[in-house]
RNA sequence: GGACGGCUAGCUCAAUGGUUAGAGUGUCUGCUUUACACGCAGAAGGUUAUAGGUUCGAGUCCUAUGCCGUCCA
Numbered sequence: 001g002g003a004c005g006g007c008u009a010g011c012u013c014a015a016u017g018g019u020u021a022g023a024g025u026g027u028c029u030g031c032u033u034u035a036c037a038c039g040c041a042g043a044a045g046g047u048u049a050u051a052g053g054u055u056c057g058a059g060u061c062c063u064a065u066g067c068c069g070u071c072c073a
Base pairs, nucleotide, nucleotide: 001072002071003070004069005068006067007066010025011024012023013022018056027043028042029041030040031039049065050064051063052062053061
């Protein structure tokens, strides 16, 4: 320098262009216990990497850029 893949909650990951972007785990609160753990219930937590474009509607499609990884030279 070229090709490809990835970027979504603290972490690991879902989400067919159409409901208010969800799950597990973690965190917090309550119940339970003499207490802890387990269990149960609830809550908080999101610039979907950044910026544009297409569309009635974009996490999803297109373009550019950034970062990470793999391969080729």